[in-house]
Context: one part of a larger RNA
């Protein structure tokens, strides 16, 4: 020096544990905001650096309810209070609520200056004053008004709109009308009551889901894209102008009645009839029901030894509409929260409901009248349609043009004839459907501190970057602090006795305590 055994030191794997997390389903709510929002900045406690709560009324104010013995947040401790005359907690409502921020008097490098205390703009209404240009308007000015302005996860509509990539290169093509970026809305959005599908038989608004079907098709017929009727299914709903006539009104645009349809309606002129229907609406009365937003009651076990502890075990026993689940010195149906079950609201609040507000049909005739015009369509260029210009219909847009009026006009994949279906140029319209930042309840062959969120601890922190931006690491003493009086060495740090405890090789560098690595002691070999 090696080797092997033994005891240790470092070290923090392992196994065991969780206060944080994934994910999934149900249910609520689906917004805040100038009555000043999100989001920060500065403060506020007796002592206060941090987190959390709170705003010069600052760790809290005031009522109303619940609730009942402690309490003055995390968070010990000193110090000083509070409460059964009911206190801290919990819920509803109210009030305070600095500066910055959409920030909004003016200014600015946010959290701050300054005037002196201003809704700054922009809509709106009223005033007065008014140009080119008479009349008028346009601006202008003043006054009243809080309607909008900003912030938000995703979902939704509309705009504008890539490119990696695929094709084994690469242009048409895909990627994809995705991402990205603008713009608007709701609680959902869009779509929505047939100028619509069918096809000789029929259907009857829209939307979603199953299928039809990787089908018919499209396509450098490459790569790839790719329906739609019918079929089952969710849910279910139909309603208003325009106009033709009447009537009033006005300088003109109005206003009321009337009337909304495809076996064509209505208009009109004649005829004839009823009473109850409609609900998606406005209001207003009534506080009745229901649920939400604090709570209440809530069964039933005792000993014997082990033991630091008894919920384990060993002996009897007892609820159970409850044996979900936690917690409690070890494993508890009967110890404690609780749980099944049953009640409960001064306040708010969110849906319902009651009652009052509105609301009349039919046949007949005639063939005067009306039945959404720069519209439909044409021609050219695009765009979308699963459909790449194809033989391309049907939609939607640009330019240039342009009908027809119910004997009318569109469509049924060029056209054209024949039939069939429908009625365009105006609107509105729940549910079935898309989503979950947020709240509440459930669950998991989800993880268990290199995992699971980046974050279980001062986590978007620390800490890097001018900056946009990147980003950590770091959980466990004990059942209870009982956290080691006191001695002794030392200058402290450490230790060494005493002592606490079940242990202390559980001693705060604190549960278990692998390995690489070091030591020390005994063997043993060169």
């Nucleotide at each position: 020096a090696g080797c092997u055994u033994a005891c240790g030191a470092u070290g923090g794997a392992u196994a065991u544990c969780u206060u944080g997390g994934u994910g999934u389903u149900c249910a609520g709510a689906a917004g805040c905001g100038a009555u000043g929002a999100a989001g920060g900045g500065c403060g506020u406690g007796g002592c206060u650096a941090c987190c959390a709560a709170c705003g010069a009324a600052a760790u809290a104010u005031c009522u109303c309810g619940g609730g009942g013995a402690a309490u003055u947040g995390g968070a010990a401790g000193c110090a000083a209070g509070u409460a059964u005359u009911g206190a801290u907690c919990c819920g509803a409502g109210a009030g305070u609520a600095c500066c910055c921020g959409a920030a909004u008097g003016a200014g600015g490098a946010a959290a701050c200056u300054u005037c002196a205390u201003g809704a700054a703009c922009u809509a709106c209404u009223u005033c007065u004053u008014g140009a080119a240009u008479a009349a008028a308007u346009a601006a202008a000015g003043a006054a009243g008004c809080a309607a909008g302005a900003g912030c938000a996860a995703a979902c939704c509509u509309a705009g504008u709109g890539a490119a990696u990539u695929g094709a084994a290169a690469c242009a048409u093509c895909u990627u994809a009308g995705u991402a990205a970026c603008u713009a608007g809305a709701g609680g959902a959005a869009a779509a929505g009551a047939a100028a619509g599908c069918a096809a000789a038989a029929g259907c009857g608004a829209u939307u979603c889901c199953c299928u039809u079907a990787g089908u018919a098709g499209c396509g450098g017929c490459g790569a790839g894209c790719g329906a739609a009727a019918u079929g089952g299914g969710a849910u279910u709903a139909g309603u208003c102008u325009a106009a033709a006539c009447u009537c009033u009104a006005u300088u003109u645009u109005g206003g009321a009645g009337g009337g909304u349809u495809g076996u064509g309606g209505g208009a009109c002129a004649a005829u004839u009839u009823u009473a109850u229907u409609u609900a998606a609406u406005u209001u207003g009365c009534a506080g009745u029901u229901u649920g939400u937003u604090a709570g209440a009651u809530g069964a039933a076990a005792c000993a014997g030894g082990u033991g630091g502890a008894a919920u384990a075990u060993u002996g009897u026993a007892c609820c159970a509409a409850a044996g979900a689940a936690g917690g409690u010195g070890a494993a508890a149906g009967u110890c404690c929260u609780g749980u099944a079950a049953u009640c409960a609201a001064a306040a708010a609040c969110a849906a319902g409901u009651g009652c009052a507000u509105c609301u009349u049909u039919u046949u007949u005739g005639u063939a005067u009248c009306c039945c959404a015009a720069g519209u439909a369509g044409a021609a050219a260029g695009g765009g979308a349609c699963a459909c790449g210009u194809g033989g391309a219909a049907c939609c939607c847009c640009u330019u240039u043009u342009g009908a027809a009026u119910u004997a009318g006009c569109g469509a049924g994949g060029a056209c054209c004839a024949c039939c069939u279906c429908g009625u365009a140029a105006g609107a509105c319209u729940a549910a079935a459907u898309a989503u979950u930042a947020c709240u509440g309840a459930a669950u998991a062959a989800c993880c268990g501190a290199u995992a699971g969120u980046g974050a279980a601890c001062u986590a978007g922190u620390a800490c890097c970057g001018u900056g946009a931006g990147g980003g950590a690491a770091a959980g466990a003493u004990g059942a209870a602090a009982a956290g080691a009086a006191c001695c002794c060495c030392g200058g402290g740090a450490g230790g060494g006795g005493a002592g606490u405890g079940a242990a202390a090789u559980a001693g705060a560098a604190c549960a278990u305590g692998a390995a690489a690595u070091c030591g020390u002691a005994a063997g043993u070999u060169u």